[in-house]
RNA sequence: AGCGAUAAAGGCAAACCCAUCGCGAGAUGGGGGCGCAAAGCCAGGGACCUCUCAGGAGGCCGCCCAGCUUCCGAAC
Numbered sequence: 001a002g003c004g005a006u007a008a009a010g011g012c013a014a015a016c017c018c019a020u021c022g023c024g025a026g027a028u029g030g031g032g033g034c035g036c037a038a039a040g041c042c043a044g045g046g047a048c049c050u051c052u053c054a055g056g057a058g059g060c061c062g063c064c065c066a067g068c069u070u071c072c073g074a075a076c
Stems, first nucleotide, its partner, number of pairs: 002076001003073002011036002016031006034062001040068002044065003048059004
């Protein structure tokens, strides 16, 4: 450095429910816990989704890629 245990300590939080915001996709907070070793950040590329006066404007990284950062340490 790769790699990723039935390890240790922690972390995040899908569906669903409630509240608020948004035309919407969705977002934020609370509950919840399916999962996650980058399920941390990032909308740069692709995919997907929404609105539209069809020019465009948005959403989503827990779909893939790129970029940045990163806890722990058995086996190999």